[in-house]
C1' cells in the first nucleotide's frame, strides 16, 4: 500500500470478497510456571442457606442467670448480659440497566425564586416549670404473627413561661446597585420566635463555686451537597402530518425550602409543527473503548460521574435529605407457614442454588491496612474494602536446554535407482542450572496507637499541639527475596502449503467421498479432497465462529456522481428557502488577535521513577481539537442608512413568424346517390382466393349530397416553455428580435411544496362518420397461422364539453450568469460604404446548422447552442433480479397514476471500443461452384466394402464432405488378432543372476495323440586358463531357481511420429517506427493490376520473414558430346525375308550436358507506371503442359492394431502351442465399380501402328499333343541384347437385320486344367450345355475445359494360386463456356451483433415436477399503547367530629375554653372491570405472482434487415413467447 473475481482480449463503471486491527467472546485441538488484569453480554426469571448497619451506659430508669467462694447471710460474676426509652446513623457504602428520545445526560450560563444534619470561622445565648410514658410488675386475647387491660417509673424523650444580641414581618429615614421585577448597607417605631444536659478536674462539711472537654440552643458567614431554571448538542421512520383542554396565557387563591397551570375558581383563545410538532421503533446518558492517515464510523464491558430502578403497581409517614435495595401501607401475582381462624417473605448486596444459554467463578480467609457508621475514648460493626481460590479469558514475562557432533548412521519419505531428503536432527562427548520439587533463611505492606518524657498554652499537674521516647497489633503467609542439595532430569502443540497468500511431492479416491474466504476444486495421471513425508507461519497456544472498524474515494465535509453505464423531474408559473452588481458611512451578529474562567480525575502522549524486565503502578509535565466572559480589529459576508447604473424591467420607433383562440370561405382528392355512354369483367396477390359485376360493375361523363385532410410552396426553413402548429380570409391575444437611450433604480437567479398546461391511446354525455382502421367475419399461406398478405368491417379517429397526466414527454444532456481560437452555411433586424435600385463590399446583433482548436471524456465523442473553465440553485444516483411489484396513503368514474419496499436469490448486471466468427446485409473477386456442354451413377445382374440382422465366433479399426474397391499392393491353412476344443507354464522371443553341469541338447527311434504335445528308449559336446598330465578351475548347450519375459489388453481425451482436411486457397506474421490509457490498429487499407499479400501507385510508416512465383523433376524444340544391346541415309556384302554382317554417326533414339521465352520487340490502352489487349517472330507467349513442393494454424480429425511410448490391467492368463471353425455366414439398406441392355453394334476372317514395365525358387522362344485352359520338352536371357508380347480400339472383307435377338451374359449342370500338404465350408480358369433379369433408368447426384472428357488396349506391384481395385503406359481422340443472376465453396473490404465451445450460436413466455421464501384470504390467537365509563384499596387534602385527650389558659372545685385525636362523608386515586377502536405479531383452507432446480412438453418472440427493422406509451385480442391498431424514438 493493495489484492481476486464480468470478457477470446482491453478500458472504463459496479458489486461482491481476502489480507489488517479489535473482543467481558464461544467452540475444536492441545496445555509447563508466574505477574497483572478480567469473568451470567441470555430470564430485571425463580430462589434453600449464612453473612452484608449498627453503636452510644459519658442521654435514661430498669436489671438477670449459669457458675465460684461461703454454714448461711451474703459477696463476686456485674450495673455485665439481654431487653426498651432516647440520640446518631440507617438517603451513606454494596447492586443492576428494567423504564426512559427527555422528567434524562452532557457543555456552558442563571436563582434578585431556593433549602442543607454532622464538619469549619466568628457572634450571642443556656433562666424558671409541667404532665405523660415504654421498659417493669399484675391480669388477659391468639396456634402462630402480635396484642389488650391496669398499676406505677426516668431522661439530652414531650410540653408551658422568661429572656431577645440575632432573625422575620410591618410603617419609616438616608445611601450604594439593578435586569426596574427588585435587591442591598445603616437607622427608628412596633409586634413575634430559643435551649438540655452529660462527663472530668480543682475549691468546699455541706450547699455550691470555678473550670475543661462533649453535647444543646438562636441567628450570620464558609465549605460540601441538593432543588430549581435557561441556551446549545443527543438514534431511526415523513409508507406518523398536523397535535393540544389544564391544553396556551392572564387575574385571584391554594400549595412548596423555592419559581411555575404544580393544583384550583374564572376570563381570554390561544399555544406547538417540514428547521420535523404528534406517533410508533429502538436505547440508561457521558467521561471514555475500539478502528481510522485523518475526518468519521462503532461501543458505553471493567474504572469514573450522573440519572433510574429495588417481586408488579399505588401512597404517604419520618427526617436536614427518602416518596427510602436489607422501612411503612394499599392493591396484585408468586412462595412459604398455619391449630383454617389468620400469618409470613421480596439477594438487580457477598458466597451459592435451580432455569435458560454457545457462555461466565470459592455458600473462602480477614478487618493487618484504607475507607465508612457510632462512641470522649478504649472500642465495635463493615461479604465497602483487602486478601486468596477458580477460569489460557486477555495482556506480560520465562521455560522446555547450550556447545560440538558425518559412515550424513537406523527408520520414514520420495526416486531418473545413481541418488536426494529428513539432517546436526538423533546416537555419542563436553556442559549449564532458569522455572516447576526438596531443606534452610530473611524482608516488605506496621503508622503521629496507649504509655511515659519535654515544650508550647493555660489559674492549671484538665484537654489541646510540638518533640522525643516506646509497647501491642498481619488476613494474604513461607506466598516474595536468598542459600544449598539432586539432575537434562517433569515441561509442544496447533494451523496452513491452487491463485490472492509464505509453504510440494507420493498414494488413494474417481463429478463419488469431500473441499471451499471470492475465484473455484473433484468425471483415471487432483501441488485444491484423504493419508503420509516434507515445508511454510504462530507457538502455550493455534485454528475456527460471532461482532466491529479499516481496505470501502462502495453515501464522497475532507472526498463521488448523472449523453450513452444507476441517475436531469414531459413543461412552465410562482412561495418558502438558498444565492445575489457597484460607490460611501455606521454597526460589530459571524470571522480574527489577545487575554481569562472553564473543560473533575482516571484514560492519551511525553520526561522521570518503582517492581530483576515488561505488563502493570506512581510523580511531573503536554493535550482534551468544545463552551462561557473580557478586551482590540473591521478586509470580507450580514445588519442599518445613503447613492449610482452596466443586472432586470419599462417607454418610443420599427421588424419576422404553421405562436394560441373564434367565426366564416374554397379548390383537389375520395365515397355515396341520381342519370347518360358502355358491355364483361373488375378488384386482388409472390401466386391466388374471400369480394364486386350481364339486377350491368370496372371505366367514363353530368349533376348532387356528405366528412374528413389542406398537395405544389416545403427547406437540418419558422414560431412556441413543452406538448405542438402548416389552405384563405377577418376578430381577439401571448410571445420575440433590432434600433434609440428619455423613465425605475438591484427591483434579479434559483426554486422543496403548491398551482397550472400536458402527444397519442383511453372513459363520460351529445353530436357526427367520407377515408382510414383495434376487434371480429371470411380468403390465402404454413406442420400449425389465434400472425405477416388479401377482401370485408366496428369502436375509435372528428366536434362541444367534462375527466384522465402518461410516452424512446429524446439533444436520453435542468435552469441562470460569466469567460475559453477559427472558418463555413441557412433565418430575422440594423448600420457604413457603393449604387438609379436593400445585385454588390464591410461592421455589428438574435435565432438554426456543418467543421473544428485547445480543454474535457472510460472511450464513443463534445467542442462560444460545451459534455470545456467557475459560481449559484434545484432535481435525481448508490450491484442485478425480485419490482417500478406487495403493503400504506393519496388522486381517478374505469383503465390507471404517483409515492414505493423486504424476504429470497445470484458474483455478477452493465457502457464504450478491439480481434475475430456468423448474418435470409452490402460491394469487388475467384473455383467444373452454376450456366453451356460430353460421358455417369441412382434402375439389372454380378464384384467389393458397409450398416443391419444371424452366429460359439461373424476379430478389430475407419463414419459427412474429409468412413464406405478404405487400413487389407491380395482371409482355403498360415495371416488371425475372433470362436470351439486340446494342450503348455522362466514360457515361441531378449537379458542376467545362483546350482547342477554329463543325469544333457542337437540327432535317431518306439508309443500315443487331429497335431502341439506327452511318455520311454538310444546317441552323445568342449575351443579357454593351470597343471605334478592323474586332473582342476571355468564354459556353450540344457536343466531347475530367481529377477523377468509376454499381451493386436485400455486411454489417439496422456503422447511421439505419421497421415487427412480446409487448400495450390492467397493468405500468415515479425523488428523497428508511428496512432491509441488499453485490448490493438498502421505497415497488410486505399487506386489500378495479377493466377497470386504478383507487381505498380499513393501514403507513418520503412523493412523482412513464411507462403505465392522461381529454383528441382517429366514432357515440346535445337544444339554439343557420346555411339552399344540402340538406329541405318550413303557405300560394301549377304538372305526367301530381316540392320544378317562389313562399316557408318547423317538420321530416329538412349542419357549427360547446354540453347531458347525474357512482355525481349512493335502498336495501342493505362497514371510518365505496373499492367493488358493486338501484332511480329519462334518449336513453343505471357505461369507452353504435367509432377514434386502444402504457409500461421483449424478439426481435443484418424491411427495405442505399422513403430514407439506415459499411466492403468493380466501373469498356469487378457501369454504361449496346436487341430478345426469363423473374417465368405443373410430377410434388408448403402457406397463404389463392372458388364450390359445392341447397328457409332454383334460375331467372324485378314491386316497396321504403341508406351512403359516385369523376368534366375524367375520369364520362357521354337516344336509337338490339347477344342481349350494346359501339358512334355526345352534354346535365350540376371536382360536397350533373350522371353512376358498378342496390343486393342482402327482398317479392308463376310455374316447378322431390330428380335429380349448371332444383343446381353448371370444362373446352374457335366467334363476338364492349374497352383498348393489340403480348393467341402472357400481359389481361378478351359470346354459343351444352360440362358436370368436388362430394350438407356423416379427423385436426387458425380467427373469432366484439351492431347482433356469419352474410348482402346498394355505392363506392374501384392502374390503358390486368385484382380471388374489399386498403380502407371500408350492408341484413337471431341463438344462448350453467351458469362456471374443463382446454388455450393473460398479471398478481400465494409456494416450489424445480446454470438466468443464463436449460428450446429445465443435467447423468450406458456405448461408440467421438486423446493424456498413473499403478498392476498372468511377468519382464529396473542402483545403494546392510548379513549370513555363503572368501581374505588391506601393514603395526602378538605369537610364534619355528638366519641375521646395528661401538659397550656379561666377556675378552689367541678367544670369550661384553647388544641388534637378517632370516626363518618368528600375530590384526587392503584388495581380491577365494560365498551369502541388503533397498532404490532403469530397462524390460516385457499389463491396470486417471485426466485431457484445437468439432460421435461409446446412453438421461436428478441440478438445479423433475427427472416412482418426494433423499442416506449395506450388499448383490444391470443396456448405461450406474442399479434394488431393510433402517436411517438433511432438506441
Nucleotide at each position: 500500500a493493495g489484492g481476486g473475481u464480468u470478457u477470446g482480449a482491453u478500458c472504463c463503471u459496479g458489486g461482491c470478497u481476502c489480507a489488517g486491527a479489535a473482543c467481558g467472546a464461544a467452540c475444536g485441538c492441545u496445555g509447563g510456571c508466574g505477574g497483572c488484569g478480567u469473568g451470567a453480554c441470555u430470564u430485571a426469571g425463580g430462589c434453600a442457606u449464612g453473612c452484608a448497619a449498627g453503636u452510644c451506659g459519658a442521654a435514661c430508669g430498669a436489671g438477670a442467670a449459669a457458675g465460684u467462694c461461703g454454714c448461711a447471710a451474703g459477696a463476686c460474676g456485674a450495673g455485665u448480659a439481654c431487653a426498651g426509652u432516647g440520640g446518631c446513623g440507617a438517603a451513606a457504602g454494596g447492586g443492576u440497566g428494567a423504564g426512559u428520545a427527555a422528567u434524562g445526560c452532557u457543555u456552558g450560563g442563571g436563582c434578585a425564586a431556593u433549602c442543607u444534619g454532622c464538619c469549619c470561622c466568628a457572634g450571642g445565648g443556656a433562666c424558671c416549670g409541667g404532665g405523660a410514658u415504654a421498659g417493669c410488675u399484675u391480669c388477659u386475647g391468639g396456634a402462630a404473627a402480635c396484642g389488650g387491660a391496669a398499676g406505677g417509673u426516668a431522661a439530652u424523650a414531650c410540653c408551658g413561661g422568661a429572656u431577645g444580641g440575632a432573625c422575620u414581618c410591618g410603617c419609616g429615614a438616608c445611601g450604594g446597585c439593578u435586569g426596574c421585577g427588585g435587591c442591598u448597607g445603616u437607622u427608628g417605631c412596633g409586634a413575634g420566635u430559643a435551649a438540655a444536659g452529660g462527663u472530668g478536674g480543682c475549691c468546699g462539711c455541706a450547699a455550691g463555686g470555678c473550670u475543661g472537654c462533649c453535647a444543646c440552643c438562636c441567628a450570620g458567614g464558609g465549605a460540601g451537597g441538593a432543588g430549581c431554571u435557561c441556551a446549545a448538542g443527543u438514534c431511526c421512520c415523513a409508507c406518523c402530518a398536523g397535535g393540544u383542554a389544564g391544553u396556551u396565557g392572564g387575574u385571584g387563591a391554594g400549595g412548596u425550602a423555592a419559581c411555575g397551570g404544580c393544583u384550583c375558581a374564572c376570563c381570554a383563545a390561544g399555544c406547538c409543527g417540514a428547521a420535523g410538532a404528534c406517533g410508533g421503533g429502538u436505547a440508561g446518558c457521558c467521561g471514555g473503548a475500539c478502528u481510522g492517515a485523518g475526518a468519521g464510523g462503532u461501543c458505553g464491558a471493567c474504572c469514573g460521574g450522573c440519572c433510574a430502578c429495588a417481586c408488579u403497581g399505588g401512597c404517604a409517614c419520618u427526617g436536614g435529605g427518602a416518596u427510602a435495595c436489607u422501612g411503612g401501607c394499599c392493591a396484585g401475582a408468586c412462595u412459604c407457614c398455619u391449630a383454617c381462624g389468620g400469618g409470613a417473605g421480596g439477594c438487580u448486596g457477598c458466597a451459592g442454588u435451580c432455569g435458560u444459554g454457545a457462555a461466565u467463578c470459592u455458600u473462602c480467609c480477614g478487618c493487618a491496612a484504607u475507607g465508612a457508621g457510632c462512641g470522649c475514648a478504649a472500642g465495635c460493626u463493615u461479604g465497602a474494602c483487602g486478601g486468596a481460590g477458580c477460569g489460557a479469558c486477555g495482556c506480560c514475562g520465562c521455560g522446555u536446554g547450550g556447545g560440538g557432533g558425518a559412515u550424513g548412521a537406523a527408520g520414514g519419505c520420495c526416486u531418473u535407482c545413481g541418488g536426494g531428503u529428513u539432517g546436526u536432527a538423533a546416537a555419542c562427548c563436553c556442559c549449564u542450572g532458569u522455572c516447576a520439587g526438596c531443606a534452610c533463611u530473611u524482608a516488605c505492606g506496621a503508622a503521629u496507637a496507649a504509655g511515659c518524657c519535654g515544650g508550647g498554652u493555660u489559674a492549671a499537674u484538665a484537654c489541646c499541639c510540638c518533640g522525643g521516647u516506646g509497647u501491642a497489633u498481619g488476613a494474604c503467609g513461607a506466598a516474595g527475596g536468598g542459600u544449598g542439595c539432586a539432575g537434562a532430569g517433569g515441561a509442544a502443540g496447533c494451523c496452513a502449503c491452487a491463485g490472492c497468500u509464505a509453504a510440494c511431492u507420493u498414494c488413494g479416491u474417481g463429478c463419488c467421498a469431500g473441499c471451499a474466504g471470492c475465484u473455484g476444486c473433484g468425471g483415471u495421471a487432483a501441488u485444491a479432497c484423504g493419508a503420509a513425508g516434507g515445508u511454510g507461519g504462530c507457538g502455550a497456544g493455534c485454528g475456527u465462529u460471532g461482532u466491529u472498524c479499516g481496505g470501502a474515494u462502495u453515501c464522497a465535509c475532507u472526498g463521488g456522481g448523472c449523453a450513452u453505464a444507476a441517475a436531469g423531474g414531459g413543461c412552465g408559473c410562482g412561495u418558502a428557502g438558498g444565492c445575489g452588481g457597484u460607490g460611501c458611512c455606521g454597526u460589530a451578529a459571524g470571522c480574527g488577535g489577545c487575554g481569562u474562567g472553564u473543560g473533575a480525575a482516571a484514560u492519551c502522549c511525553c520526561a522521570g521513577g518503582g517492581c530483576u524486565c515488561a505488563a502493570c503502578c506512581c510523580u511531573g509535565g503536554g493535550g482534551c481539537u468544545g463552551c462561557g466572559c473580557g478586551c482590540c480589529g473591521g478586509a470580507c459576508u450580514g445588519c442599518g442608512g445613503u447613492g449610482c447604473u452596466c443586472g432586470a424591467g419599462u417607454g418610443c420607433g420599427g421588424g419576422a413568424g404553421g405562436g394560441g383562440g373564434g367565426u366564416g370561405u374554397g379548390g383537389a382528392a375520395c365515397u355515396c346517390u341520381a342519370g347518360g355512354u358502355g358491355g364483361a369483367g373488375c378488384g386482388g396477390u409472390g401466386a391466388a382466393a374471400u369480394g364486386c359485376g350481364u339486377a350491368g360493375a370496372u371505366a367514363u361523363c353530368u349533376a348532387g349530397a356528405g366528412g374528413a385532410a389542406c398537395a405544389c410552396c416545403g427547406g437540418u426553413g419558422g414560431c412556441g416553455a413543452a406538448a405542438g402548429c402548416g389552405a384563405c380570409a377577418c376578430c381577439c391575444u401571448g410571445g420575440c428580435c433590432c434600433g434609440c437611450a428619455a423613465c425605475u433604480g438591484a427591483c434579479g437567479c434559483u426554486g422543496a411544496g403548491g398551482c397550472g398546461c400536458g402527444a397519442a391511446a383511453g372513459c363520460g354525455u351529445g353530436g357526427g362518420u367520407a377515408g382510414c382502421a383495434a376487434a371480429c367475419a371470411g380468403g390465402a399461406u404454413u406442420a400449425g397461422a389465434u400472425a405477416c398478405c388479401c377482401u370485408g368491417g366496428u369502436a375509435g379517429u372528428c366536434c362541444a364539453c367534462g375527466c384522465c397526466g402518461u410516452a424512446a414527454a429524446c439533444g436520453a444532456u435542468g435552469a441562470g450568469c460569466a469567460c475559453u481560437a477559427g472558418g463555413u452555411a441557412g433565418c430575422c433586424g440594423c448600420c457604413g460604404g457603393a449604387u438609379c435600385c436593400g445585385a454588390c463590399c464591410g461592421g455589428g446583433g438574435g435565432c438554426u446548422g456543418c467543421u473544428g482548436a485547445a480543454g474535457g471524456u472510460a472511450a464513443u465523442c463534445c467542442a462560444u447552442u460545451a459534455a470545456g473553465u467557475g459560481c449559484u440553485c434545484c432535481g435525481c444516483c448508490u450491484g442485478g433480479g425480485g419490482a417500478g411489484u406487495a403493503u400504506g396513503g393519496u388522486c381517478g368514474c374505469a383503465a390507471g397514476g404517483c409515492u414505493g419496499a423486504a424476504a429470497c436469490u445470484c458474483a455478477a448486471a452493465g457502457g464504450a471500443a478491439u480481434u475475430g466468427a456468423c448474418g435470409g446485409g452490402g460491394g469487388c473477386u475467384c473455383a467444373c461452384a452454376c450456366a453451356a456442354g460430353c460421358g455417369g451413377u441412382g434402375g439389372a445382374g454380378g464384384a467389393u466394402g458397409u450398416u443391419g440382422c444371424u452366429u460359439a465366433a461373424u476379430u478389430c479399426g475407419a463414419a459427412g464432405c474429409a468412413a464406405c474397391g478404405c487400413g487389407a499392393a491380395g482371409a482355403a491353412c498360415c495371416u488371425u488378432a475372433c470362436c470351439a476344443g486340446g494342450g503348455u507354464u522362466u514360457g515361441a522371443c531378449a537379458u542376467g543372476c545362483a546350482a547342477g553341469g554329463a543325469u544333457u541338447a542337437a540327432c535317431c527311434c518306439c508309443a500315443u495323440g487331429a497335431a502341439a504335445g506327452u511318455g520311454g528308449g538310444g546317441g552323445g559336446a568342449u575351443u579357454g586358463g593351470c597343471u605334478u598330465c592323474g586332473g582342476u578351475c571355468g564354459u556353450a548347450a540344457c536343466u531347475u531357481g530367481c529377477a523377468c519375459a509376454g499381451g493386436u489388453g485400455u486411454u489417439g481425451c496422456a503422447u511421439g511420429g505419421c497421415u487427412g482436411u480446409c487448400g495450390u486457397c492467397a493468405g500468415c506474421u515479425c523488428g523497428u517506427g508511428c496512432c491509441g490509457u488499453g485490448a490493438g490498429g498502421u505497415g497488410u487499407u486505399g487506386g489500378g493490376u495479377u493466377a497470386a499479400g504478383u507487381c505498380c501507385c499513393c501514403u507513418a510508416a520503412c523493412g523482412a520473414g513464411c507462403g505465392a512465383a522461381a529454383c528441382c523433376c517429366c514432357u515440346a524444340u535445337c544444339g554439343u558430346u557420346a555411339g552399344u544391346u540402340g538406329c541405318c541415309a550413303a557405300c560394301a556384302g549377304g538372305u526367301c525375308a530381316u540392320g544378317c554382317u562389313g562399316g557408318g554417326g547423317a538420321c530416329u533414339c538412349u542419357a549427360a550436358c547446354g540453347a531458347g521465352a525474357c512482355u525481349g520487340c512493335c502498336g495501342g490502352u493505362g497514371u510518365c507506371a505496373a499492367a493488358c489487349c493486338g501484332g511480329a517472330g519462334g518449336a513453343a507467349g505471357g505461369u507452353g503442359g504435367g509432377g514434386a513442393u502444402g504457409a500461421c494454424g483449424u478439426c481435443a480429425a484418424g491411427u495405442c492394431a505399422u513403430c514407439a511410448u506415459g499411466g492403468c490391467c493380466c501373469u498356469u492368463a487378457c501369454a504361449c502351442c496346436c487341430u478345426g471353425g469363423g473374417c465368405u455366414g443373410c430377410a434388408a439398406a448403402c457406397g463404389u465399380c463392372c458388364u450390359a441392355c445392341a447397328a457409332u453394334g454383334g460375331c467372324u476372317g485378314g491386316u497396321a501402328c504403341a508406351a512403359a514395365g516385369g523376368g534366375c525358387u524367375g520369364c520362357u522362344a521354337c516344336g509337338c499333343c490339347g477344342c481349350a485352359a494346359g501339358g512334355c520338352a526345352g534354346a535365350g536371357c540376371g536382360a536397350a541384347u533373350c522371353c512376358c508380347a498378342a496390343a486393342a480400339a482402327g482398317c479392308c472383307g463376310g455374316c447378322c437385320c431390330u428380335a429380349g435377338u448371332u444383343c446381353g451374359g448371370a444362373u446352374u449342370g457335366u467334363g476338364g486344367g492349374c497352383u498348393g500338404c489340403a480348393a467341402u465350408u472357400c481359389g481361378c480358369c478351359c470346354a459343351c450345355a444352360u440362358g436370368a433379369a436388362g430394350c438407356u433408368g423416379g427423385a436426387a447426384u458425380c467427373g469432366c475445359u484439351a492431347g482433356u472428357a469419352a474410348u482402346c488396349g498394355c505392363g506392374g506391384a501384392u502374390c503358390a494360386g486368385c484382380a471388374c481395385g489399386c498403380c502407371g503406359c500408350g492408341g484413337u481422340g471431341a463438344a462448350u463456356a453467351u458469362g456471374u443472376u443463382c446454388c455450393u465453396g473460398a479471398g478481400c473490404c465494409u456494416u450489424g451483433u445480446a454470438c466468443a465451445c464463436a449460428c450446429c450460436g445465443c435467447c423468450c413466455g406458456u405448461c408440467a415436477a421438486g423446493c424456498c421464501a413473499c403478498g392476498a384470504g372468511a377468519g382464529u390467537c396473542g402483545g403494546g399503547a392510548g379513549c370513555a365509563c363503572c368501581c374505588g384499596a391506601a393514603g395526602u387534602c378538605g369537610a364534619u367530629g355528638a366519641u375521646c385527650c395528661a401538659a397550656c389558659c379561666c377556675g378552689c372545685a367541678a367544670g369550661g375554653g384553647g388544641g388534637g385525636a378517632a370516626g363518618u362523608c368528600g375530590c384526587c386515586g392503584a388495581a380491577g372491570g365494560u365498551g369502541a377502536g388503533c397498532u404490532c405479531g403469530a397462524u390460516g383452507a385457499u389463491u396470486g405472482g417471485g426466485a431457484c432446480u445437468a439432460a421435461g412438453u409446446c412453438g421461436u418472440a428478441a440478438c445479423a434487415a433475427g427472416g412482418u427493422a426494433g423499442c416506449c406509451g395506450u388499448a383490444g385480442g391470443a396456448g405461450a413467447a406474442c399479434c394488431u391498431g393510433c402517436g411517438g424514438c433511432u438506441g

Notes:
Small-subunit ribosomal RNA from a Planctomycetota bacterium, 1531 nucleotides, folded computationally. Rfam family: Bacterial small subunit ribosomal RNA. Its family is annotated with ribosome and structural constituent of ribosome in the Gene Ontology. Its mean pLDDT, the model's own confidence on a scale to 100, is 85. The sequence is in RNAcentral, with records from SILVA.